[in-house]
Bacterial large signal recognition particle RNA from an uncultured Actinomycetes bacterium, 266 nucleotides, folded computationally. Its Rfam family is "Bacterial large signal recognition particle RNA". It is annotated as a non-coding RNA gene.

RNA sequence: CCGUGCUAGGCGGGGAGCUAGCGGUGCCCUGUAUCCGCAAUCCGCUACAGCGGGGCUGAAUUCCCGUCCGAGGGUCCUACUCGGAGGCACGGGCUUGGAUGAUGCGGCAUUGAAGGUGAGGUCCCAUUCGGUGGGCGACCGUGAACCAGGUCAGGUCCGGAAGGAAGCAGCCUUAAGCGGACCCGCUCACGCGCAGUGGGGCUCCCUCGCCGGAGUCGCAUCCCCAGGCACCACCUCCCGGCAGGUAUUCGACGGCGGGUGCACGG
Numbered sequence: 001c002c003g004u005g006c007u008a009g010g011c012g013g014g015g016a017g018c019u020a021g022c023g024g025u026g027c028c029c030u031g032u033a034u035c036c037g038c039a040a041u042c043c044g045c046u047a048c049a050g051c052g053g054g055g056c057u058g059a060a061u062u063c064c065c066g067u068c069c070g071a072g073g074g075u076c077c078u079a080c081u082c083g084g085a086g087g088c089a090c091g092g093g094c095u096u097g098g099a100u101g102a103u104g105c106g107g108c109a110u111u112g113a114a115g116g117u118g119a120g121g122u123c124c125c126a127u128u129c130g131g132u133g134g135g136c137g138a139c140c141g142u143g144a145a146c147c148a149g150g151u152c153a154g155g156u157c158c159g160g161a162a163g164g165a166a167g168c169a170g171c172c173u174u175a176a177g178c179g180g181a182c183c184c185g186c187u188c189a190c191g192c193g194c195a196g197u198g199g200g201g202c203u204c205c206c207u208c209g210c211c212g213g214a215g216u217c218g219c220a221u222c223c224c225c226a227g228g229c230a231c232c233a234c235c236u237c238c239c240g241g242c243a244g245g246u247a248u249u250c251g252a253c254g255g256c257g258g259g260u261g262c263a264c265g266g
Base pairs, nucleotide, nucleotide: 001266002265003264004263005262006261009057010056011055012030013029014028015027020046021045022044023043024042034054035053036052037051038050063259064258065257066256067255068254072250073249074248075247076245077244078243080241081240083238084237085236086235087234091232092231093229094228095227096226097225098224101222102221103220104219105218106217107216108215115211116210117209118208119207120206121205123200124199125198126197127196128195129193130192131190132189133188134187135186136185137184139180140179141178142177148173149172150171151170156165157164158163
């Protein structure tokens, strides 16, 4: 070096997640790589490796190590953005009140504004008068089988008589009651009064007098001050989305370099 037969090894790998940690089933990436059974309120382990049973290949294009590249994933940072919670009151917005200035419009004003002052009213209390309504009295009428009055025919009773007594009907009168009338008197009440008197109070309003001598009042907008709301903006936090990064980490496929047997025969 050649041939035959074997052995170690290989017949996929990686990321996130799960887990004390690891491998696997499930998800994703890579891209083609034996078969059967098992496994998420999971299976097997503490190991160069899913567990169990077959098959193929086999010392190299295929096994092992290093390095480069880098699909993809994780973490971090930055910018934008959807949604939610809370905060703030400097800014914009809305809103409440005040103040006074400017502008505009309108009213009043030299037939006298603002302001000042006096009187009266408006307001409150008391009271008088009137009005209205009620009640009572007074007035008119009516009004008692007996139990109201007067007169009491007839009749009754007492009496020898003279005479006397009670008394129905009738007539007259009247009480309570009923009705009328609203003239008069008393009394009570009042969602009454261009009414009167006394007292108080007041300067908001009204009227009048006097002083005064030119402004004054209302509305709108703007400026100023104070407060409120939290729509926008702003601040903080949370959950997502999307884009970027000379950040960091793991890293498939692929490229390059190196390494790895045993027996027999020639």